[in-house]
Formats: sequence, structure tokens, C1' cells
RNA sequence: AAACAUUAGCAGCCUAAAUCCAUCAGGAAUGGAUGCGGGGGAACCGUUUUUAGGGGCGUAUCCCGGUUUAGGAUAGGGCACUUCCAUGCCCGAGCCCGUCAGCUAACCUCGUCGGCAUUUGGAAGGGCGAUC
Repeated sequence: AAACAUUAGCAGCCUAAAUCCAUCAGGAAUGGAUGCGGGGGAACCGUUUUUAGGGGCGUAUCCCGGUUUAGGAUAGGGCACUUCCAUGCCCGAGCCCGUCAGCUAACCUCGUCGGCAUUUGGAAGGGCGAUC
């Protein structure tokens, strides 16, 4: 340098938002259970600030600027099993309650949608499967 042989398995993302069962020929829909998530709600503790209303879900908050152009930056959050380090990219919204709610055991109650298509590298530790 060439040739031959063997080996080198799998895993989606954001979100609480999934699984199973029953009804049904099946599907959808409805209901139930489990799992996950939210709200209300004693004592003790805390707050005493209630129209300048107050509060909740959520990472989505604060500041500057502006409607002449409309953004900038930031707390914070996400990126393919998890954690740490490095690196790159992205988000930094929206909605709800209705004068009312601090925490909160028992207890009561609600939701289980929707949207997408993948940063890379190193270290450590795991899951499933195959073989021995």
C1' cells in the first nucleotide's frame, strides 16, 4: 500500500398535558381509573395598607426609548436519557378571576390542550434490547 473477514444495536422536542379500561363491528365521542399538574382551604407563623383595586396560570420580569423608525437590553427559560464543563442557536408571550383569596393538615375543586422536527464536543452515570 492492497485484498479478505469480523464487529460497530435502540432511544424524538416544547408543555402538567399521558396511559389503561368500558360503551361501539370499528372509529369518533362520552364516562371511569391511574399518573402528572393547578386553585381554594385551619392551627402556628406572617402581613397589618384594602380604587392608585387586588389576585392567579406561565420562563415570560424590570429598565431605557418611541408612536417621527421601534425597538434595545435584561431577570429568567429551552435545545433530543440525566448531571457538569465548553460552544452555538432560540424564547423572553399570552390569558384568566371579578371586588375576592398570605402560608396552610384534613377536606373541596379544576385541567390533562396545543405547537413542532433535531447544536456540537468532552467527562461521569443511567434506561431498553441482543449475545455470552
This is a predicted structure of a 132-nucleotide RNA (c-di-AMP riboswitch aptamer (ydaO/yuaA leader)) from a Nitrospiraceae bacterium. It was read from a public genome assembly, where an Rfam model found it. The model forms 95% of the base pairs in the Rfam consensus. The source organism's lineage runs through Bacteria, Pseudomonadati, Nitrospirota, Nitrospirales and Nitrospiraceae.